This is a predicted structure of a 350-nucleotide part of an RNA (small-subunit ribosomal RNA, central domain) from an uncultured bacterium.
[in-house]
Context: one part of a larger RNA
RNA sequence: CUGGGCUUAAAGCGUGUGUAGGCGGACGCGUAAGUGCUUUGUGAAAUCCCACGGCUCACCCGUGGAACUGCUUGGCAUACUGCGCGCCUUGAGCCACUUAGGGGCAACUGGAACAAACGGUGGAGCGGUGAAAUGCGUAGAUAUCGUUUGGAACGCCAAUGGUGAAAACAGGUUGCUGGGAGUGUGCUGACGCUGAGACACGAAAGCCAGGGGAGCGAACGGGAUUAGAUACCCCGGUAGUCCUGGCCGUAAACGAUGUCGACUAGAUCCUGGCCGCUCUGACGCGGUCAGGGUCGAAGCAAAAGUGCUAAGUCGACCGCCUGGGAAGUACGGUCGCAAGGCUAAAACUC
Numbered sequence: 001c002u003g004g005g006c007u008u009a010a011a012g013c014g015u016g017u018g019u020a021g022g023c024g025g026a027c028g029c030g031u032a033a034g035u036g037c038u039u040u041g042u043g044a045a046a047u048c049c050c051a052c053g054g055c056u057c058a059c060c061c062g063u064g065g066a067a068c069u070g071c072u073u074g075g076c077a078u079a080c081u082g083c084g085c086g087c088c089u090u091g092a093g094c095c096a097c098u099u100a101g102g103g104g105c106a107a108c109u110g111g112a113a114c115a116a117a118c119g120g121u122g123g124a125g126c127g128g129u130g131a132a133a134u135g136c137g138u139a140g141a142u143a144u145c146g147u148u149u150g151g152a153a154c155g156c157c158a159a160u161g162g163u164g165a166a167a168a169c170a171g172g173u174u175g176c177u178g179g180g181a182g183u184g185u186g187c188u189g190a191c192g193c194u195g196a197g198a199c200a201c202g203a204a205a206g207c208c209a210g211g212g213g214a215g216c217g218a219a220c221g222g223g224a225u226u227a228g229a230u231a232c233c234c235c236g237g238u239a240g241u242c243c244u245g246g247c248c249g250u251a252a253a254c255g256a257u258g259u260c261g262a263c264u265a266g267a268u269c270c271u272g273g274c275c276g277c278u279c280u281g282a283c284g285c286g287g288u289c290a291g292g293g294u295c296g297a298a299g300c301a302a303a304a305g306u307g308c309u310a311a312g313u314c315g316a317c318c319g320c321c322u323g324g325g326a327a328g329u330a331c332g333g334u335c336g337c338a339a340g341g342c343u344a345a346a347a348c349u350c
Base pairs, nucleotide, nucleotide: 004321005320006319007304008303012318014201015200016199017198021194022193023192025088027086028085029084030083031082033081034080035077036076037075038074041071042070049065050064051063052062053061054060091191092188093187094186095184096183097182098181099180103177104176105175106174107173108172109171110154114150115149116148117147118146119145120144121143125136126135162169163168206247207246208245209244210243211242215241216240220236221235222234223233258317259316260315261314262313263312266295267294268293269292270291271290272289273288274287275286276285277284299306300305323350324349325348332343333342334341335340
């Protein structure tokens, strides 16, 4: 390097948009670059291979042939690929009409709970645990009622449910806004797929600046437990958690399963459309499209399992793997305020 692989053995980039590149639907005409056949010149000799010959054989040598798989000239062929032109609608997109949704952003707003402040009632405990203690409380706690203030999260609905590229998204109302599905087959006519670089988004924690701070709570203090207890349990509690702006760019970022397309038994449940039948209607039944599950035929698989949402049968393109450790480390480069990220070895060792 090739063969071979990537759910769990090493291996799918966290996700998308997209440049170059690679690949690309049906029919026809032209061209003949690739391609095939033939032909011209060349492809030094030696070597290799074949035949014959010379040394008594062989090694070796001589002669002839073949070969030199390449480049090149002309001609012919036109299936496939390319290029040019025309045409088509099934891929893709657009339009019209419907339709579901925690998709995104902003503003406004609601109740329960919690905490605090003040006031009323009340009068000795409360709290906490396996049991306790630290802690709070006669300066009146806990409990209870009222008023006010504050921040964060949104019970039931709720689902085996929905949306989103992923991360993620849930009180309500309004505004702005992205995408999807169905029906019509009305319009364009291959406009497509993938995608090295690049760019964008990207949980939590963390960082910078300014706010905010109820509850929770790394660190820290105290009480217990224990041989000890830098823990598990308890009482406190700072950063943080929240908001605005800017960084960081990582996760078991998981379906440990890249994206797109085609094809290959069924059964059943759910979500959203559409059509038909029945019906006064609600509903129900049947069909179809899109999405989400459970089981399962064939097949696949080392097995577990998977099985139209493939890990089946194929195609296109990208990413990645190559024994364990050293190591996702060192060095270098690059990004970052830092923390650190990305890229990424070797000696040595088993």

The full RNA is in RNAcentral, with records from ENA and SILVA.